The part of an RNA shown here (small-subunit ribosomal RNA, 5' domain) has 521 nucleotides and comes from a metagenome. The coordinates come from a structure-prediction model, not an experiment, and the mean pLDDT is 88.
Context: one part of a larger RNA
Parts: sequence; C1' cells; structure tokens
RNA sequence: GAUUGAACGCUGGCGGUAUGCUUAACACAUGCAAGUCGAACGGUAACAGGCCUUCGGGCGCUGACGAGUGGCGGACGGGUGAGUAACGCGUAGGAAUCUGCCUGUUAGUGGGGGACUACGUGGGGAAACUCACGCUAAUACCGCAUACGCCCUACGGGGGAAAGGAGGGGAUCUUCGGACCUUUCGCUAACAGAUGAGCCUGCGUUAGAUUAGCUAGUUGGUAGGGUAAAGGCCUACCAAGGCGACGAUCUAUAGCUGGUCUGAGAGGACGAUCAGCCACACUGGGACUGAGACACGGCCCAGACUCCUACGGGAGGCGGCAGUGGGGAAUAUUGGACAAUGGGCGCAAGCCUGAUCCAGCAAUACCGCGUGUGUGAAGAAGGCCUUAGGGUUGUAAAGCACUUUCAAUUGGGAGGAAAACCUGCCGGUCAAUACCCGGUAGCUUGACAUUACCUUUAGAAGAAGCACCGGCUAACUCCGUGCCAGCAGCCGCGGUAAUGCGGAGGGUGCAAGCGUUAAUC
Repeated sequence: GAUUGAACGCUGGCGGUAUGCUUAACACAUGCAAGUCGAACGGUAACAGGCCUUCGGGCGCUGACGAGUGGCGGACGGGUGAGUAACGCGUAGGAAUCUGCCUGUUAGUGGGGGACUACGUGGGGAAACUCACGCUAAUACCGCAUACGCCCUACGGGGGAAAGGAGGGGAUCUUCGGACCUUUCGCUAACAGAUGAGCCUGCGUUAGAUUAGCUAGUUGGUAGGGUAAAGGCCUACCAAGGCGACGAUCUAUAGCUGGUCUGAGAGGACGAUCAGCCACACUGGGACUGAGACACGGCCCAGACUCCUACGGGAGGCGGCAGUGGGGAAUAUUGGACAAUGGGCGCAAGCCUGAUCCAGCAAUACCGCGUGUGUGAAGAAGGCCUUAGGGUUGUAAAGCACUUUCAAUUGGGAGGAAAACCUGCCGGUCAAUACCCGGUAGCUUGACAUUACCUUUAGAAGAAGCACCGGCUAACUCCGUGCCAGCAGCCGCGGUAAUGCGGAGGGUGCAAGCGUUAAUC
C1' cells in the first nucleotide's frame, strides 16, 4: 500500500447492489418447512345443493370430501462442516454393473381365487395405543393360461407377466348393469437411448523422525458364499507373504475443488457468499421398504438429556425458516406471496412448496448523489496571535441575485404476464357434425407496491464529521502543567518558556464517514 463475513470508539443525509453466528456439531418454548391423487377403491365424518319427510330426521343422488385401503413423492429441494490425510477431492482413464419417471421400437393386456383396512360388536388402558369376533372393495395380494423377444441349461429341456380407469357414441345384441365401437390415461415383457448412480486404477493433495519399524484376513492362490457388479467383501483349506528413509506406522491439524485475497510475476495466504463433489442429522449400532436410503422433519435397539403419567407405562430430537436461552468482541424479522422461476402429486382445475421471489433490520462492504451556486472589502463584529504598528480566521460571514438534485408534498404511471382454464373459428382422429388432440382469436392472473419513472407545490430551506500537525509524514503558535499528569507504531517527549502531555486559535489529510484493534499478502 492492498484486502476483510470483521469488531470497538466518535459521528451519521439519501439511494442502488451485495453480505450478515467465523464462537457452543451447546440446549431448545411456539408456529410453519412434504405432500398429493375421488379419472385406482370401499365409502360418507363435515360443508353446500337436490329429493323424501311422521319435521325427529332419512337418501351418496350431485358438487365435493374427514378418516381408511391403494399409487406416486417423502433418497429431490433446504442446512451444517463434526468426522475424514482418504480413490474423500481434483484430473485422466477403465470394466465386472444397476437405473423409477422420460424418449424410440417390438409383442401383449385372456380367465379365475382367497384375504385384510375402513365399518360393526365386545374387551383392555390414565394415556400412547391395543386385543378378539364378524362384513366388504380395488390399479392391494395369489394361482392358472399364453410367451416374438427374455432367464437358466448337462443343449435333452426347464422357468417366468399383466390392471384397469375416464370421456363420447350411430347401428346390432342385452339379464337394461352393459356388451360393442372409438379416443385417451395406464399396466406387462423385451431391446435401445437419455439421465442418474455404484465400482476399479495412474498422477496430484498439510506438518512432525524429539514417531523407524508396521501388518494374521495380514499378502497371494484354490474352492465356495455374497452383491446390481470385479474383489479377502466373507468363509474353509494351502503357501508365507505384503508395506517402509522415494518416509510405512504413529501423532497433530484439516472437509476437497472451481476459486478468493495479495503480488509485476514466480509465489504466499485463505476456501464466507455463488457453483461442483463428499460427509453428517441428539450419541452409538442395525436393518426394513424401495428404481434409488442403511433414510435430517421414517422404523428398531442401546445411551445421555428433556417432558407427560393414574407409577403400570409413554412422548421428543431446529446443524430447515423465523425465534429463545447460553457462549462471545460480534452477526438480522417468531414478516408477505406462490405473481414469477423451479419442484412433488394430479387428465385437468388445482393443492402443497420458510426452495424461491420479495419486504423488514444493520454505514457490514462496494458504487453513486447531496449537504447549495454566483456575487460580495467597510477586509465588519467576535476569537487567536502581536514587536501594539498590525497580522490571521477571511469572500469566510452578513448583504444582493439565483437554482431546487435528494428528502418532503400533489397527481399520473411502464415492465416483470406468458400461459393454463373457458368461449368462438379452422384442421386432425373417428362410423360420428360427440369426445379427444393441434392451431388461431378473445378472456383472465402481480406478493413486491403508496414499484421504477414522469410530474405539482414550497423554500437554502432538512443534511459534516473524524483523525492528525517532533522526524519517518502533509500540517505551528499561545496558555496550562513541571520526570507530575500524561503521550508513544519506531526513534523517543515531559525535571519552569514542551511545535511531542492537556486546552485553545490556526493548519493538514480523508469524508458519510474517520480513526483504532485483529488478520493475510
């Protein structure tokens, strides 16, 4: 000199853009942060409509829908950096793998069965919850049939699947439910792709030798098991190997990277925000489900802690967003909205979304603007100094003439919005002028928001401080003090004229900041 997620002191007008627990991976009150689908299902607790009513009520008939079965999603998104010196990360390769949703292609979607929730009845419990019996549906579950391709094979053969739902309808049939036709969403098997993930390897990746030896599943082989998959990954047997001064082992420290800061560069230091990867979710262990987890807001066990209890037994996990206590020099609101972007579910309407977009707080940082402009010598008054003449503050003020940024006030006002739905029209599909699909026109949707921006009105009106002045280092005098009080980054000042302490006048430097402290180059 540059820099910072900074803090502290004094001071403080406005706006934009960023950033904001670096400490206790300490403990957490409260609310919210993952649901959705009635176009899978049996149904009807609530609301609205309709019908019936003996006016008590009844009927799922319709819109819808609590609880439940079922499907998909809760493995993403969000947080944190404790652990980890490691194939964890970075980079370049590899072969022995899986991949829901999505895309393309091929072939199917036939016919049966038995249960279990909800519900009803009865019982236990303070509660959490739970037991027995009975009824019942499905895209829940299980056989059978079929098998282009698929899997196993000793090549003879053997094995294996599915589910239906919704919209519309002219003939024909009908037990009046529908069959049937058609459109669409699904389902099953297989191949390929895309995406994502698992695994292996070369090289790189902090310090210490006042850590020199380390290792028995250890190193390799055979056989088997296990996994989606190679492999001591695991087991049995056999061999005695494997690593190490090119630093093994041990100890300490640490998430890694793109990058950030500094520097002419080489390098050094760091790894907040943003992006990629990894690890973790009260502590330790374990598996279940699933395409995917050994799963932050799932389950089980153990432990510590907190809470409830009728003492028998139960409940919980903010390192999600806010917020509280604590720790600390120190770090914000228990805000608004799903309008946009994105995600989950759904045919859709839509619902959910503390992701996100916004607003609030903080000079925490960077950038921009303002606090007036011109004129004005009697060089006013006052202050300070003085050799008492004067000098300086100083065109500074006053006065005169102007301007109105920003703030205040009045009125107007873009863009972030393109859609979906619905209604017309045109085309496609189809037996069909239904339905559905595509195109086109119209309609509709804004949290921010009293938006940005423009404009009206008034008046210099509301807006300057901080540090320093001995040398380094820009800037000097007076008074007070008297090795005292004090200053100080280094050298050093102060013991009676201190440009170095304290005050004042003056000056210098930065400026809504200025200085100090800490840290890095």

RNAcentral holds the full RNA, with entries from SILVA.